[in-house]
RNA sequence: GCCGCAAUAGCUCAGUUGGUAGAGCGUUUCACUCGUAAUGAAGAGGUCCCCGGUUCAAGUCCGGGUUGCGGCU
Numbered sequence: 001g002c003c004g005c006a007a008u009a010g011c012u013c014a015g016u017u018g019g020u021a022g023a024g025c026g027u028u029u030c031a032c033u034c035g036u037a038a039u040g041a042a043g044a045g046g047u048c049c050c051c052g053g054u055u056c057a058a059g060u061c062c063g064g065g066u067u068g069c070g071g072c073u
Stems, first nucleotide, its partner, number of pairs: 001072007010025004019056001027043005049065005
């Protein structure tokens, strides 16, 4: 230098054919307990890496960029 993959909640990751973004763990509150753990219930938490384009509508499609990983020379 070229090619490919990845970037979504605090962490690990889903997200189908474009249609108002989810799970597990963690966290907060409550129940249960003599108390704790475990268990159960409820809640909070998101500029979907950035900039633009297409579309009535974009996490998803298109272009460019950034960062990380891998490959080739």

Predicted 3D model of a 73-nucleotide RNA (transfer RNA) from Alistipes sp. UBA934.
The sequence was found in a public genome assembly.
It matches the Rfam family "tRNA". It is annotated as a transfer RNA.
The source organism's lineage runs through Bacteria, Pseudomonadati, Bacteroidia, Bacteroidales and Alistipes.